The prediction has a mean pLDDT of 76. Predicted 3D model of RNase P RNA and transfer RNA as a complex of 414 nucleotides.

RNA sequence: UUUGGGGACCGGGUUGUCGCUGCCGCCUUGCGCGGGAGAGGAAAGUCCGGGCAACGCAGAGCGCCAUACUUCCUAACGGGAAGGCAUCCUUCGGGAUGACAGAAAGUGCCACAGAAAAGAUACCGCCCGCAAGGGUAAGGGUGAAAACGCGAGGUAAGAGCUCACGUCGCCGUCAGUGAUGCCGGCGGAGGUAAACCUUAUGGGUUGAAAGACCAAAUAAACCGAGGCUUGAGGGCUGCUCGUCCGACUCGGAGGGUAGGUUGAUAGAGACCUGCGGCGACGCAGGCCCAAGAUAAAUGGCAACAUAACACAGAACCCGGCUUAUAGGUUCCCAAAAUCA
RNA sequence: UGCCCUGUGGUGUAAUUGGCUAACACGUCUGACUCUGGAUCAGAAAAGUCCAGGUUCGAGUCCUGGCAGGGCAG
Numbered sequence: 001u002u003u004g005g006g007g008a009c010c011g012g013g014u015u016g017u018c019g020c021u022g023c024c025g026c027c028u029u030g031c032g033c034g035g036g037a038g039a040g041g042a043a044a045g046u047c048c049g050g051g052c053a054a055c056g057c058a059g060a061g062c063g064c065c066a067u068a069c070u071u072c073c074u075a076a077c078g079g080g081a082a083g084g085c086a087u088c089c090u091u092c093g094g095g096a097u098g099a100c101a102g103a104a105a106g107u108g109c110c111a112c113a114g115a116a117a118a119g120a121u122a123c124c125g126c127c128c129g130c131a132a133g134g135g136u137a138a139g140g141g142u143g144a145a146a147a148c149g150c151g152a153g154g155u156a157a158g159a160g161c162u163c164a165c166g167u168c169g170c171c172g173u174c175a176g177u178g179a180u181g182c183c184g185g186c187g188g189a190g191g192u193a194a195a196c197c198u199u200a201u202g203g204g205u206u207g208a209a210a211g212a213c214c215a216a217a218u219a220a221a222c223c224g225a226g227g228c229u230u231g232a233g234g235g236c237u238g239c240u241c242g243u244c245c246g247a248c249u250c251g252g253a254g255g256g257u258a259g260g261u262u263g264a265u266a267g268a269g270a271c272c273u274g275c276g277g278c279g280a281c282g283c284a285g286g287c288c289c290a291a292g293a294u295a296a297a298u299g300g301c302a303a304c305a306u307a308a309c310a311c312a313g314a315a316c317c318c319g320g321c322u323u324a325u326a327g328g329u330u331c332c333c334a335a336a337a338u339c340a
Numbered sequence: 341u342g343c344c345c346u347g348u349g350g351u352g353u354a355a356u357u358g359g360c361u362a363a364c365a366c367g368u369c370u371g372a373c374u375c376u377g378g379a380u381c382a383g384a385a386a387a388g389u390c391c392a393g394g395u396u397c398g399a400g401u402c403c404u405g406g407c408a409g410g411g412c413a414g
Stems, first nucleotide, its partner, number of pairs: 001336010013304006020038002023035004027030001040311001044322002047320005052207004059241004064203005069083005084100001085098005101198002106196002108192003123140002125136004148166002151163003167189001168187005174181002211262004222252005233245003269288001271286006341413007350366004359397001368384005390406005
C1' cells in the first nucleotide's frame, strides 16, 4: 500500500437571501419593527422493558402468556458486561455463532422402506434339536435413526453376561461467588419439548383517542325488548366463585354540541475531569442543553470548493432490540506485495 | 396513535396430527370438429407456497426476523 474479517464514530458546516411554525421585546397597536429558536441515528417497525395515568388497592381457584448456562450491571428488561459449555472456522495466535433447563417424570409421534421404530412376537444367517419348537440383536439387508462404541473374556451359538478403555446421567471430595472443571463411586441410556407437558421465575387489565379542568348544548321526550328486591344490568381483568353497586339497561329512529386549557417536554439528560470496578456501570465535581405542533412548521436558491448525493421526518416520555442507509473517518486482527 | 388478521399458478380455493412428484375449477396455449366463430372433445404449459434464516430425517404447515395488504377502536 492492497485485500479480507470485526468494532467505534460522522453522516453536513458557514454566510447571504426568500419563505414556514412557535417564543421574547418595543412602541406609533400595525396583515408593524427587531431579536432568538426550530427533526434523527435510526424520529421507522411497535418487538421487549420502564415511567406516567385510569380502572374496586385488583380476594381465591383454573386457564393464558413470556423467559430459561452462571455471576454481575440496571428504574426495569427477552437488553448489556464478564465468564462457563457446545458447535463451526482457523494461517493454531485466535475468531464467529448458540431458542444453552428437563426425553435416565408421564403421554403422543417417528411417513416410505424394513422382520422389527421401542414392554423387540427374529426375515436371512448362527446355535441346540429327527422334527415340532427353542435360544441368539454378533453378521446381512432397510432406513434419517436399529436398542451405548470398541477390544478381550465367556458361551452350544451369542449377548453389558463379565472386565479394561471411552460417551452419557446421578452422587461425593477438591478448586471456583457460581455456571463448570479434575478425580472417585454408582447406574445402564434411540430420536423428538421451534409435540403435549414437567420444573423454576415473572406477568392484575387497559393505554395519552389514558386521564384532569373549563366552556357550549340538551329530547329526562318517542318506538320496541328485558328488568324493578323472585335482581335486569354493571363495577375497563379469559372463565368460575366471591364481593360491591343497583333502578334502570339494550336496540331503533331522531335532536343538540362537536371549542379551549392541561397532560406535553429539564430529563433514570449530554459532555469533560477525577476516583472505584477486568468490564457493563457507579460516585463526586465542573460545564452545557429549552422543537412541542394539533390538520399539523422545520424548506428553496447562491457562494465558499470541482461534491452535498443515502436511509428517512417528531406527535406523551425514556432505556434497549431489530430493520433501512450514498459517502466518509478511525482502531484492532490476519494475509500478500514493496521499501528500509 | 394503539390493537388484530391475512399472504399458495393469471383468478378463486384445497392440501387430515409435519410425510411420498403441492390438488381442483375457471382462464391461457396447441390440435381436432366447423365454411368461420362459439360450444364440445383430446392434450399441454403455468405456482415450489410473500422474503430471509432456523428446528426436524423431512416444512405450504412449527419458530424467529422482515415485507406487503386488509380490518377494528373516538

Rfam match: Bacterial RNase P class A. Gene Ontology terms of the family: tRNA processing, dimeric ribonuclease P complex and ribonuclease P activity.